Predicted 3D model of a 74-nucleotide RNA (transfer RNA) from a bacterium. It was read from a public genome assembly. Its Rfam family is "tRNA". It is annotated as a transfer RNA.
RNA sequence: GCCAGGGUAGCUCAGUUGGUUAGAGCGCAGGAUUCAUAAACCUGAGGUCGAGAGUUCAAAUCUCUCCCCUGGUA
Numbered sequence: 001g002c003c004a005g006g007g008u009a010g011c012u013c014a015g016u017u018g019g020u021u022a023g024a025g026c027g028c029a030g031g032a033u034u035c036a037u038a039a040a041c042c043u044g045a046g047g048u049c050g051a052g053a054g055u056u057c058a059a060a061u062c063u064c065u066c067c068c069c070u071g072g073u074a
Base pairs, nucleotide, nucleotide: 001073002072003071004070005069006068007067010026011025012024013023019057028044029043030042031041050066051065052064053063054062
C1' cells in the first nucleotide's frame, strides 16, 4: 500500500430489511434489610451511537470522505 472486521454508558457487548423512549450485564449512587458487613432485592444517574457530508418525511442502521483499533497479505 491492498483486503477483511470493528468504533454504541466507566468496562464487556446487543441493537432484526431505516420507523414510535437507544438497551443488557458488570460497575457507580441511593433505599430497604441486618447487631454489623457481604450476597440477593428495589430505585436512579450516566450516551453528541468515532468525525464530517449526502440520500430520505425519518439514519446507530444506507452511501461517500477522513481518523483510530485488530487481523491478514507482499